[in-house]
A computed fold for an 88-nucleotide RNA from Prauserella halophila, annotated as SAM riboswitch aptamer (S box leader). The model forms 90% of the base pairs in the Rfam consensus. Model confidence (mean pLDDT): 84 of 100.
RNA sequence: UUUCCAUCCCGAGCGACCGAGAGACCUGGCUCGUCGACGUCGCAGCAACCUCCCCCGAGGACGGUGCUACCGCCAGGAGCGAUGGAGG
Numbered sequence: 001u002u003u004c005c006a007u008c009c010c011g012a013g014c015g016a017c018c019g020a021g022a023g024a025c026c027u028g029g030c031u032c033g034u035c036g037a038c039g040u041c042g043c044a045g046c047a048a049c050c051u052c053c054c055c056c057g058a059g060g061a062c063g064g065u066g067c068u069a070c071c072g073c074c075a076g077g078a079g080c081g082a083u084g085g086a087g088g
Stems, first nucleotide, its partner, number of pairs: 001088008013043005021032003025077005044068003049064002051061003054057001072080001
C1' cells in the first nucleotide's frame, strides 16, 4: 500500500506544555473552546481485538494495539472514515 473479516448507542480523566480553533471530508444544524478547547507528553483508567492464564465462563488481565465530551455529535451526501485481526 492492497484484499477480506469484525466492531463503531456499554465503559473510562487528571497534571504539565502549547495557544485558537475543534468535533475526519462536503452542505445544513447542534455542541466544545482564552474559566485554555484541539494537539503533544506523563500518569491513571476503560475495554477485551490480539496475546496469555485457568475453574472454560456473561471468567481474569502482566504484555501488543486501541480508546477515555456529545450514537462515527445529528440529518443528507460521498465506491466515506476509524480501530483491530488475517492474508497478498